[in-house]
Context: one part of a larger RNA
Molecule: large-subunit ribosomal RNA, domain I
Organism: Actinomycetes bacterium
RNA sequence: GGCGUAUGGCGGAUGCCUAGGCUCUCGGAGGCUACGAAGGACGUGGUAAGCUGCGAAAAGUUACGGGGAGCUGCAAACGAGCUAUGAUCCGUAAAUGUCCGAAUGGGGCAACCCGGCUGGUUGAAGACCAGUCUUAAGCGAACGCGGGGAACUGAAACAUCUAAGUACCCGUAGGAAAGGAGAUCAAUAGAGAUUCCGCAAGUAGUGGCGAGCGAACGCGGACGAGCCCAUAAAGUCUAUAUAAUUUUAGUGGAAUAUUCUGGAAAGGAUAACCGAAGAGGGUGAAAGUCCUGUACACGAAAAGGCGAUAUAGAUGAAGACGAGUAGGGCGGAACCGGAGAAAUUCUGUCUGAACGUGCCAGCACCAUCUGGCAAGGCUAGAUACUCCCGAGAGACCGAUAGUGAACCAGUACCGUGAGGGAAAGGUGAAAAGAACCCCAAGAAGGGGAGUGAAAAGACCCUGAAACCAUACGCUU
Numbered sequence: 001g002g003c004g005u006a007u008g009g010c011g012g013a014u015g016c017c018u019a020g021g022c023u024c025u026c027g028g029a030g031g032c033u034a035c036g037a038a039g040g041a042c043g044u045g046g047u048a049a050g051c052u053g054c055g056a057a058a059a060g061u062u063a064c065g066g067g068g069a070g071c072u073g074c075a076a077a078c079g080a081g082c083u084a085u086g087a088u089c090c091g092u093a094a095a096u097g098u099c100c101g102a103a104u105g106g107g108g109c110a111a112c113c114c115g116g117c118u119g120g121u122u123g124a125a126g127a128c129c130a131g132u133c134u135u136a137a138g139c140g141a142a143c144g145c146g147g148g149g150a151a152c153u154g155a156a157a158c159a160u161c162u163a164a165g166u167a168c169c170c171g172u173a174g175g176a177a178a179g180g181a182g183a184u185c186a187a188u189a190g191a192g193a194u195u196c197c198g199c200a201a202g203u204a205g206u207g208g209c210g211a212g213c214g215a216a217c218g219c220g221g222a223c224g225a226g227c228c229c230a231u232a233a234a235g236u237c238u239a240u241a242u243a244a245u246u247u248u249a250g251u252g253g254a255a256u257a258u259u260c261u262g263g264a265a266a267g268g269a270u271a272a273c274c275g276a277a278g279a280g281g282g283u284g285a286a287a288g289u290c291c292u293g294u295a296c297a298c299g300a301a302a303a304g305g306c307g308a309u310a311u312a313g314a315u316g317a318a319g320a321c322g323a324g325u326a327g328g329g330c331g332g333a334a335c336c337g338g339a340g341a342a343a344u345u346c347u348g349u350c351u352g353a354a355c356g357u358g359c360c361a362g363c364a365c366c367a368u369c370u371g372g373c374a375a376g377g378c379u380a381g382a383u384a385c386u387c388c389c390g391a392g393a394g395a396c397c398g399a400u401a402g403u404g405a406a407c408c409a410g411u412a413c414c415g416u417g418a419g420g421g422a423a424a425g426g427u428g429a430a431a432a433g434a435a436c437c438c439c440a441a442g443a444a445g446g447g448g449a450g451u452g453a454a455a456a457g458a459c460c461c462u463g464a465a466a467c468c469a470u471a472c473g474c475u476u
Stems, first nucleotide, its partner, number of pairs: 001475009015461001016426002020397002022394007029386002031139002039100003042055003046078002050074002061094006070082003105114003115133007143174001144172005154161001158208001184191002195222005205213002226378003229322001235315007245305004250298003256271005272289002274278001280292003327351008337363001358373005413420002433460001436448004
């Protein structure tokens, strides 16, 4: 030095666990804001650094309701107190609410500076206090509509094409939005607004006929609703009243004993009981009958939601059947349709009708036929989404997983900045968290003693491997 065995150290895998996530379902809500939001700064406690709460009335104040024995948040301890004259706590309504922030008296390098006017305090002024001095509209996860609008990529290169009207930017709205009541389809039979789903159908088409793109008619469903423009209305919204209903605290709520093992009984044994309740969670191991609950039944002083109906108001609202319109030329765009024989829709530009004896459409165009009446407007529901609240579910995860974040995380840290972005869970049933003694320089560490079922001893459940050390054996 190597190998082996043993005992330790180090390390934190594995197992078990879950406080947190993920994906959904049902119900609610779908907004907040000049009555100052979202988000912050600074304060605020007996001691108070952080988090949480709150705002100079500052872990709080008032009223009403609930509740019924403890309470002064996380979070110990000491101190000082509160509470059956009902505290703490829960709900509703109110009061207070510094400064910044749309920020709005003026300014400004956010949380700061400086004013005007009125009133108050003062004998007066300064200073201070209260009020006021706006025309400025912000914030919010996705969903909607509109205005703009890529490239990578695919075409095995690439240019038409595709990706894609996607990403992204802008405007703007609502709880949904948009659309919508035939100048529609259809085909000699008829249907009867719009929206969404299934089929039709990867069909008809389109396409460097490449890659690809891709309908409609019709059928089956969800849902259903129609109206208005001289006067007038349908509908919608708001306010008030009101039956019913519902939300925001809560209340009642059945039924078990003995014994054995054990640190502990909910486990074993024996014998019972309840069940409109044998969902779940907790309790020193595994509890229908111990606790909390569950089924079921009940409950509001106050505030809110919904709300048939009634009343009032607002909107609808554009004027009067739609003219610089329809149509046409040129250039673009939307449709399944890439300009094509190309209908239909929109329009930048140039033009430009008819007036129901009329006009438009039925895929160039013409005739016949059929359907309809453009150039004004409104319209619930079926549909989309989930920042948020409540209840619940999972052949979802279980701490390198699951959110980036189970833990004081968008933190520490990095970056001039936009921005990037971690690691980090577990003593025990209960702190019973190790009095006292000894070794030691000892507030390190260790040995006794004691606690505990067990040291599980706070670097704390389990404690793998790598790696390190010591002892012994074999061997070079």